FMN riboswitch aptamer (RFN element) from a Micrococcales bacterium, 130 nucleotides, folded computationally. Taxonomically the source falls in Micrococcales (Bacteria, Bacillati, Actinomycetota, Actinomycetes). The model forms 97% of the base pairs in the Rfam consensus. It matches the Rfam family "FMN riboswitch aptamer (RFN element)". Rfam links the family to the GO term FMN binding. The sequence was found by an Rfam model in a public genome assembly.
RNA sequence: CACGUGCUCCGGGGUCAGUGAAAAUCUGAGCCGGCGGUUAAAGUCCGCGACCCGAGUGAUUUCGAUCUCUCGGUUGAUUCGGUGAAAUUCCGAAACCGACGGUUAAAGUCCGGAUGGGAGGAAGCACGAU
Numbered sequence: 001c002a003c004g005u006g007c008u009c010c011g012g013g014g015u016c017a018g019u020g021a022a023a024a025u026c027u028g029a030g031c032c033g034g035c036g037g038u039u040a041a042a043g044u045c046c047g048c049g050a051c052c053c054g055a056g057u058g059a060u061u062u063c064g065a066u067c068u069c070u071c072g073g074u075u076g077a078u079u080c081g082g083u084g085a086a087a088u089u090c091c092g093a094a095a096c097c098g099a100c101g102g103u104u105a106a107a108g109u110c111c112g113g114a115u116g117g118g119a120g121g122a123a124g125c126a127c128g129a130u
Base pairs, nucleotide, nucleotide: 003128004127005126006125007124008122009121010120015029016028017027018026030109031108032098033097034048035047036046037045043096044095052073053072054071055070056069058067059066060065078094079093080092081091082090100112101111102110
């Protein structure tokens, strides 16, 4: 150093204008992009997380329901050219996508569940072990 156990910390970003009685939701022009993987670096390739649906288990209960864990389901979007050994990941160009509820007018961007959860991360700490 690697390895094992436990703990600590970290772990989501993005607006202006116009119209109008009213819109950060429409129109116009912007801006943003979790985590791991991938012979070369990814919002759009592969997988994961979260949200949502269902089943089961345990616990709580004011018997309405709530919470934990496990399993399953659902879950958006990219092409072309160039370079190169290798790139839907780089360079050039043109596109596309974005849960649910709320909001006097329709939301990726405002408010909310969320001071939550989490894929994961660390020249982390401790102990063990070597």